[in-house]
RNA sequence: GGUCCGGUAGCUCAAUGGUAGAGCAGCUGACUCUUAAUCAGCGGGUUGCAGGUUCGAGUCCUGCCCGGAUCU
Numbered sequence: 001g002g003u004c005c006g007g008u009a010g011c012u013c014a015a016u017g018g019u020a021g022a023g024c025a026g027c028u029g030a031c032u033c034u035u036a037a038u039c040a041g042c043g044g045g046u047u048g049c050a051g052g053u054u055c056g057a058g059u060c061c062u063g064c065c066c067g068g069a070u071c072u
Stems, first nucleotide, its partner, number of pairs: 001071007010024004018055001026042005048064005
């Protein structure tokens, strides 16, 4: 340098072009002599960046950035 895959919550990952979610973690409460466990609830997102298509983009298209695999 070429090709391919990936980038979404603190972490691991979902999400047919139509209100961005789950688990774990965090916070609050219940329970408990206390802690852990358990149960209930709450908060947390510029969907890597910039454009384009569309009534509408995490999703489709283009360029760039980052990571990985592979070829030379």